RNA sequence: GGAGUAGGGCAGAUGAUCGCUGGUCCCAUCUUUACAGGUGGGGCGGGAGGAAAGUCCGGGCUCCACAGGGCAGGGUGCUGGAUAACGUCCAGUCUCGGUGACGAGAAGGAAAGUGCCACAGAAAACAGACCGCCCCGCUUCGUGCGGGGUAAGGGUGAAACGGUGAGGUAAGAGCUCACCAGUUCCGGUGGUGACAUCGGAAGCUAGGUAAACCCCACCCGGAGCAAGACCAAAUAGGAGAGCGAUCGAGGGCGGCCCGUCCGAGCUCUCGGGUCGGUUGCUUGAGCUCAUCGGUAACGGUGAGCCUAGAGGAAUGAUCAUCGCCCCGUCGUUGGCCGAAACCAGGGCGGGGAACAGAACCCGGCUUAUGACCUGCUCCAGAU
RNA sequence: CGGGACGUAGCGCAGACUGGUAGCGCACCUGAAUGGGGUUCAGGGGGUCGGAGGUUCAAAUCCUCUCGUCCCGACCA
Numbered sequence: 001g002g003a004g005u006a007g008g009g010c011a012g013a014u015g016a017u018c019g020c021u022g023g024u025c026c027c028a029u030c031u032u033u034a035c036a037g038g039u040g041g042g043g044c045g046g047g048a049g050g051a052a053a054g055u056c057c058g059g060g061c062u063c064c065a066c067a068g069g070g071c072a073g074g075g076u077g078c079u080g081g082a083u084a085a086c087g088u089c090c091a092g093u094c095u096c097g098g099u100g101a102c103g104a105g106a107a108g109g110a111a112a113g114u115g116c117c118a119c120a121g122a123a124a125a126c127a128g129a130c131c132g133c134c135c136c137g138c139u140u141c142g143u144g145c146g147g148g149g150u151a152a153g154g155g156u157g158a159a160a161c162g163g164u165g166a167g168g169u170a171a172g173a174g175c176u177c178a179c180c181a182g183u184u185c186c187g188g189u190g191g192u193g194a195c196a197u198c199g200g201a202a203g204c205u206a207g208g209u210a211a212a213c214c215c216c217a218c219c220c221g222g223a224g225c226a227a228g229a230c231c232a233a234a235u236a237g238g239a240g241a242g243c244g245a246u247c248g249a250g251g252g253c254g255g256c257c258c259g260u261c262c263g264a265g266c267u268c269u270c271g272g273g274u275c276g277g278u279u280g281c282u283u284g285a286g287c288u289c290a291u292c293g294g295u296a297a298c299g300g301u302g303a304g305c306c307u308a309g310a311g312g313a314a315u316g317a318u319c320a321u322c323g324c325c326c327c328g329u330c331g332u333u334g335g336c337c338g339a340a341a342c343c344a345g346g347g348c349g350g351g352g353a354a355c356a357g358a359a360c361c362c363g364g365c366u367u368a369u370g371a372c373c374u375g376c377u378c379c380a381g382a383u
Numbered sequence: 384c385g386g387g388a389c390g391u392a393g394c395g396c397a398g399a400c401u402g403g404u405a406g407c408g409c410a411c412c413u414g415a416a417u418g419g420g421g422u423u424c425a426g427g428g429g430g431u432c433g434g435a436g437g438u439u440c441a442a443a444u445c446c447u448c449u450c451g452u453c454c455c456g457a458c459c460a
Stems, first nucleotide, its partner, number of pairs: 001379008010370001012322007020047002023044008049355001053366002056364005061224004068258004073220005078092005093107001094105004108215002113213002115209003130154002132150007162180006181205002183202008228279004238270006250262003272459003286305008324352007333344003384456007393409004403440001411427006433449005
């Protein structure tokens, strides 16, 4: 210098002018017995994010019986921990990728059962004989035909039922033996555990697929702030059809059944009215700092702080100065004794600044995105 | 804001549950019948299944992420 990898914080700053929004204080005015409230004006201080996004998970909160039993359905899936909870996070194990820093993994079970494995190929899963090899029989003697053995060789395929060598055999074959690879079982050691490692036994060699059905273990009630609560206004408080009143519709209840509670109305279609206000609403698993425990995620303790609450929806615009990045140009300073080139710094001029906008609130994941800083790795060059 | 569905040829759709060849109708092109057109008959072309990644020997189909389009949801009686 180039390429890469992991992590971190930031999301321009200050000032002026003109606006928007909600809070608080004051003034004027209207209404009211009063409190409170409406309208207008002024002062003060507050006003988006790291993802506010996608709505993919998890929880809080609210209502429905504070959520019952069974089936069905859905989700998760190495081990240990963290947590309100999680499909998240932390630490580790194993496998895979990378020269490496490092990264990725829906990573239980295919020696429980069922299904599937196109095309090609003889054969695709308690196998299988196309060519080849070997034996026997027939023979028109053309190594032709038929019967049998054989998975060592060829060929097909993503995948062909361990590999190498020797023995053995008619030819062959874990058929037998030695070594190697793997599997299962038994035992020892280390570890909480996944697992690692060592020794022994069994010729045991068992295909893949569970992001196919399924089995095993664990978890899951439903709906969502348009939840829910209150006030106000208005009407044709309407019409038709169906079901039902203990032979009990319907609701809690989402698919079904049971059980239990409520229970006289319920459902659909057509038509009618309002389409306003208050609350829920932001003090919370909250933020910052210190300290203690823990490898860490995180937790305990103490101190300090209050940090948007809008509702067709505010958080903006312009100008100036400074800072950042890029390009061009100048040529004084340094790397280097001199020159050229290059780099760094400097002067001048021009340009640029991303993704994107809260809508009940949190914890995550994923996706979009700008420039910067730090650690580490590999390659190349010089000393 | 919340909930749900769908993207396959120019257009409208099937195939997806149970993974192996992507098909149907209209439209388009060529030829024939006609003096020409319509119409009919015969033949043909055109799609990497919205995009990216993963599982698998193999993905339109299964899984994850993402982009786009569409639909539904106020209250009273």
Predicted 3D model of RNase P RNA and transfer RNA as a complex of 460 nucleotides. Its mean pLDDT, the model's own confidence on a scale to 100, is 77. Rfam match: Bacterial RNase P class A. It is annotated as a ribozyme.